[in-house]
Context: one part of a larger RNA
RNA sequence: CGGGGGGGGGCAGCUACACAUGCAGUCGAACGAACUCUUCGGAGUUAGUGGCGGACGGGUGAGUAACACGUGGGAACGUGCCUUUUGGUUCGGAAUAACUCAGGGAAACUUGUGCUAAUACCGAAUGUGCCCUUCGGGGGAAAGAUUUAUCGCCAUUAGAGCGGCCCGCGUCUGAUUAGCUAGUUGGUGAGGUAAAAGCUCACCAAGGCGACGAUCAGUAGCUGGUCUGAGAGGAUGGCCAGCCACACUGGGACUGAGACACGGCCCAGACUCCUACGGGAGGCAGCAGUGGGGAAUCUUGCGCAAUGGGCGAAAGCCUGACGCAGCCAUGCCGCGUGAAUGAUGAAGGUCUUAGGAUUGUAAAAUUCUUUCACCGGGGACGAUAAUGACGGUACCCGGAGAAGAAGCCCCGGCUAACUUCGUGCCAGCAGCCGCGGUAAUACGAAGGGGGCUAGCGUUGCUC
Numbered sequence: 001c002g003g004g005g006g007g008g009g010g011c012a013g014c015u016a017c018a019c020a021u022g023c024a025g026u027c028g029a030a031c032g033a034a035c036u037c038u039u040c041g042g043a044g045u046u047a048g049u050g051g052c053g054g055a056c057g058g059g060u061g062a063g064u065a066a067c068a069c070g071u072g073g074g075a076a077c078g079u080g081c082c083u084u085u086u087g088g089u090u091c092g093g094a095a096u097a098a099c100u101c102a103g104g105g106a107a108a109c110u111u112g113u114g115c116u117a118a119u120a121c122c123g124a125a126u127g128u129g130c131c132c133u134u135c136g137g138g139g140g141a142a143a144g145a146u147u148u149a150u151c152g153c154c155a156u157u158a159g160a161g162c163g164g165c166c167c168g169c170g171u172c173u174g175a176u177u178a179g180c181u182a183g184u185u186g187g188u189g190a191g192g193u194a195a196a197a198g199c200u201c202a203c204c205a206a207g208g209c210g211a212c213g214a215u216c217a218g219u220a221g222c223u224g225g226u227c228u229g230a231g232a233g234g235a236u237g238g239c240c241a242g243c244c245a246c247a248c249u250g251g252g253a254c255u256g257a258g259a260c261a262c263g264g265c266c267c268a269g270a271c272u273c274c275u276a277c278g279g280g281a282g283g284c285a286g287c288a289g290u291g292g293g294g295a296a297u298c299u300u301g302c303g304c305a306a307u308g309g310g311c312g313a314a315a316g317c318c319u320g321a322c323g324c325a326g327c328c329a330u331g332c333c334g335c336g337u338g339a340a341u342g343a344u345g346a347a348g349g350u351c352u353u354a355g356g357a358u359u360g361u362a363a364a365a366u367u368c369u370u371u372c373a374c375c376g377g378g379g380a381c382g383a384u385a386a387u388g389a390c391g392g393u394a395c396c397c398g399g400a401g402a403a404g405a406a407g408c409c410c411c412g413g414c415u416a417a418c419u420u421c422g423u424g425c426c427a428g429c430a431g432c433c434g435c436g437g438u439a440a441u442a443c444g445a446a447g448g449g450g451g452c453u454a455g456c457g458u459u460g461c462u463c
Base pairs, nucleotide, nucleotide: 006335008333009332013327014293017291018290019289021288022287023286025052026051027050030049031048033046034045035044036043037042059246060245061244068171069170070169071168072167073166074165077163078162079161082159083158086155087154088153089152090124091123092122093121099114101112102111103110104109130139131138132137144151145150146149172218173217174216179209180208181207184206185205186204187203188202189201190200191199221243222242223241224240225236226235227234228233248269249268250267251266252265271282272281273280274279299325301324302323303322307321308319309318310317311316338368339367340366341365348359349358350357351356372404374399375398376397377396378395382390407452408451409450410449411448412433413432414431418447419446420445421444422443428435429434
């Protein structure tokens, strides 16, 4: 893929093409303000400022032959949240969004005036410890909230976990690629980084790599593993797990403990959309879903009940992670489609030497059973207080009735399984050898037989 199809379970299920639509934080116990309700005590809602999280989780395998990965080491580093040690949390200031007023624009959005708060911003003080030091000294912090019990904030010590960096070894094919390299190799100094380093720069030297295959080209994410094999090996890297890389294509930085950031920003490009033509908006390799492509791969489902994550003091909110359900014999496992008895060896079919043989205990018939499915009743664990999407599911009890449930390939040898008819080198078969030209066990049909079985056969790939 084709044809066929009775249940159940758990598993898997597009080719870096373009994407309509839906689904996508939290905190009022940081802050002012507006609005709503009010038993005037207060309560609630939220756009904005602010904090934390959007660097996790989820997807994909394009690129990458590389310290990317695997393994074993190393020293010159960073670290929000968590645990731990010591100390502190004092005094001031100036703004700004929201809001108001006045504009600009089709829109996206945006400009100016005036006002205001903070755990937002800035200064001063102190400074155990901390950092720098020419050892004289120098630098450098904080934030409060309220329900009054806590939660925070700053500096610092140690830790855990995590991360950055360096190195040895291992990691495909091609020599019909033999030379490659100027920041190139090393030094000094300076800069730079969290940190070692030509990481960057100035100067100096002329080095460095290469037949133990450099350079170039092609191909490819790597591993634990998986398939095969007696093993050694060979092939492979789908699901799950670890690492890496990417996020329309290319480049860049900002913020931040952490990104050069899938659902953040800026620039350029291609494409799509809106436009009043001035200008704007977008990025499914998230979950579903659509078109296209393809031999080919699913529902625009339910729920946060569980596990886990973010925020929050908490209640809680969010979470297409996740838990479930749906589709699909895609693979795996298990079950059923009945059991026993039943010879006049019935009828029918097929063959025949015309006697018979075979289909065949097969059927009918008789006696039973009821798994699964069906109907009725009860009904969970998962949450040992509450909370159950799954689900009236699993499971249990009762009921009816053999009742609803078998196909596919093959039969010349390899290779288990043979006869008759039709055809006549035709029609056809075929994995190899080869069959077919009038007695075909090899084509087509029938009867019979062999194999496997909810599958069977073919094709493709691999050992």
Small-subunit ribosomal RNA, 5' domain from Brevundimonas naejangsanensis, 463 nucleotides, folded computationally.
Taxonomically the source falls in Brevundimonas (Bacteria, Pseudomonadota, Caulobacterales, Caulobacteraceae).
Its Rfam family is "Bacterial small subunit ribosomal RNA".
Model confidence (mean pLDDT): 84 of 100.